[in-house]
RNA sequence: GCCGACGUAGCUCAGCGGUAGAGCAACGCUUUUGUAAAGCGAAGGUCAGUGGUUCAAUCCCACUCGUCGGCU
Numbered sequence: 001g002c003c004g005a006c007g008u009a010g011c012u013c014a015g016c017g018g019u020a021g022a023g024c025a026a027c028g029c030u031u032u033u034g035u036a037a038a039g040c041g042a043a044g045g046u047c048a049g050u051g052g053u054u055c056a057a058u059c060c061c062a063c064u065c066g067u068c069g070g071c072u
Stems, first nucleotide, its partner, number of pairs: 001071007010024004018055001027041004048064005
C1' cells in the first nucleotide's frame, strides 16, 4: 500500500428498514440478628463520527477514525 471482519448500556452480546433489548455488574426494596444467596424494582445508550438514500436508518450506500486478521 491492497483486501476483509468488527465498533450497540460499566462488561459480554442480540437486534439486518418501522417505539433500541437480554444476561452479568452497580443501585434501591423485601427476606435475615447480620452477610451471602434468592425475589422484586428502578436507572443506565449522541447505536464510533460525518454525509447520502428513504415517509422512516442501529440496519442500506460513501468517506473518515479505531480494533483485529490476511496479502504484498

Model confidence (mean pLDDT): 83 of 100. A computed fold for a 72-nucleotide RNA from a Candidatus Microgenomatia bacterium, annotated as transfer RNA. The source organism's lineage runs through Bacteria, Bacteria candidate phyla, Candidatus Microgenomatota and Candidatus Microgenomatia (nom. nud.). It matches the Rfam family "tRNA". Rfam describes the family as follows. Transfer RNA (tRNA) molecules are approximately 80 nucleotides in length. It is annotated as a transfer RNA.